[in-house]
RNAcentral holds the full RNA, with entries from SILVA. A computed fold for a 403-nucleotide part of an RNA from a marine metagenome, annotated as large-subunit ribosomal RNA, domain III.
Context: one part of a larger RNA
């Protein structure tokens, strides 16, 4: 230098009351301003206790602090169905034997591991000062096992099919989800008017079940044959034949419909339930008031219209660059077992361990040395205008960004 600069986004504060030594800044309440494809909600990956409660204010918070993501102490994370773990592979790793190198060690075959992919099953409601698809209360589902009962060829690291995908595009049918209308409760104006075509609020509810529709692919079914799928095979595949509606063609030509296989919604049930505004009612708060918790009681809960980026849909068309694997699962058989044991349905019983589960996630709790105007992958994203997730303004809900 200097009580200078600067207190890290020009979103914004005033009031009242309480605590308390001590209030701009904590709490409480009214007005106000911001966001609102976000500055709101849930997740991942990352942090790891930061969650919540009670005491504290020495440092930490660019300022004070009663306050905090600080400082101490004590709670909190409850799973067959989420996620992992487990089956199963992908780049890729490792890698018996091998091969190749002066060692060291490098490739690499059986193989063994690796998710960002594939693989069984759960909703809605209520509860906590802090966990819930994890407790509770209802109603569900799947695996594996036993046991009975009926029928039965069953059987694999093997063969076959599925599983199995790629860009674009346009219609369709539906659902969430608004939005009006009915209907339900309430209200009737502190100021001119307001019983009226007034005004405010609510009109919610799922998996699973049970039938199989919009729609989509595909002719179906027998007999017989087979150098093929490394052996076998009744499985696939390849060939012949014969049967099978309606239409139409010269023609078993094409078309279609029965079968078959998928497939959203809606209806019904689940619900004589749950939730549900408002009335009573009891605490709290300074006071009938207004709020808050908590108890009983318990309304209406229906129709039309818009309508998705979500579902039918791994559909369908179209186009060339022609777009993963293996395992579950389905089906043949082998070696074998064929009174047996396996195997199929059905009742019924027992089982289902271990991890993870607080909280923050566009951020003052991640990466940036900081309570840093910066970065960070997914998913929901409501009204009014609009073509729109542009853009103003606004709900829920969150904020006024710590001088």
């Nucleotide at each position: 230098g200097a009580g200078u600069a600067a207190c890290g986004a020009u979103a914004a504060a005033g009031g009242a009351g309480g605590u308390g030594a001590g209030a701009a800044a904590c709490c409480u309440c009214c007005u106000c301003g911001c966001c609102g494809a976000a500055a709101g909600a849930c997740c991942a990956a990352g942090g790891g206790u930061u969650c919540c409660u009670g005491c504290g204010c020495a440092a930490c918070g660019c300022u004070a602090a009663u306050c905090g993501g600080c400082g101490c102490a004590g709670g909190g994370u409850g799973a067959g169905u989420c996620g992992g773990c487990c089956c199963c592979u992908a780049a890729g790793g490792c890698g018996a034997g091998g091969c190749c190198g002066a060692a060291a060690g490098g490739c690499g075959u059986a193989g063994u591991c690796g998710a960002u992919g594939g693989g069984a099953a759960g909703c809605u409601g209520g509860u906590u000062a802090a966990u819930a698809u994890u407790c509770c209360a209802g109603c569900a589902c799947c695996g594996a096992u036993g046991u009975u009962u009926a029928c039965u060829g069953c059987g694999a690291u093997g063969g076959g099919g599925u599983g199995a995908c790629g860009g674009a595009g346009a219609a369709g049918g539906c659902u969430a989800g608004g939005c009006u209308g009915g209907c339900c409760u309430g209200g009737c104006g502190a100021u001119g008017g307001u019983u009226g075509u007034c005004c405010a609020g609510g009109u919610u509810c799922a998996a699973g079940c049970a039938g199989g529709u919009a729609g989509g692919c595909u002719g179906a079914g027998a007999u017989c044959u087979u150098a093929g799928g490394u052996a076998a095979a009744c499985c696939c595949g390849g060939g012949a034949u014969c049967u099978c509606c309606c239409c139409u063609u010269a023609a078993u030509u094409g078309g279609g419909a029965a079968g078959g296989c998928c497939g959203a919604g809606a209806c019904g049930u689940g619900a004589u339930g749950a939730c549900g505004a408002a009335a009573c009612u009891g605490a709290c708060u300074u006071a009938u008031a207004c709020g808050u918790c908590g108890g009983u009681u318990g309304g209406a809960g229906u129709a039309g219209u818009c309508g998705a980026u979500g579902c039918c849909a791994u559909g369908c068309u179209u186009c060339c660059a022609a777009g993963a694997a293996a395992a579950a699962c389905c089906u043949c058989u082998a070696a074998g077992c064929u009174u047996c044991a396996g195997g199929u349905a059905a009742a019924u019983g027992u089982c289902g361990a271990c991890c993870g589960u607080a909280c923050c996630c566009c951020a003052a709790a991640c990466c940036g040395a900081c309570a840093c105007a910066g970065g960070u992958g997914g998913u929901c994203g409501g009204g009014u205008a609009g073509a729109g997730a542009a853009u103003a303004c606004c709900a829920a809900g969150g904020c006024g960004c710590u001088u």
Its Rfam family is "Bacterial large subunit ribosomal RNA".